Transfer RNA from a Candidatus Woesearchaeota archaeon, 72 nucleotides, folded computationally.
């Protein structure tokens, strides 16, 4: 330098055009002598950045950034 893959909540990951979600973690309440477990409830996201396509983009296209693998 070239090719491919990945980037979504604090962590691990779903979601592949029209509701942004799950598990764990965190807060509050219930339970307990207290904690753990369990139950209920809640908070937390400029979907890596930027432009484009579209009535509508996390999702499709271009460029860039970061990480991984391969080739040179």
């Nucleotide at each position: 330098g070239g090719g491919c893959c990945u980037g979504u909540a604090g962590c691990u990951c779903a979601g592949c055009g029209g509701g942004a979600g799950a598990g764990c973690g965190c807060g509050u309440g219930a339970c307990u002598g207290a904690a753990g477990a369990u139950c209920a409830u809640g908070a937390g996201g400029u979907c890596g950045c930027u432009g484009g396509u579209u009535c509508g983009a996390a999702u499709c296209c271009g460029g860039c950034c970061a990480g991984g693998c391969c080739c040179a």

Its Rfam family is "tRNA". Rfam links the family to the GO term triplet codon-amino acid adaptor activity. Rfam describes the family as follows. Transfer RNA (tRNA) molecules are approximately 80 nucleotides in length.
The prediction has a mean pLDDT of 87.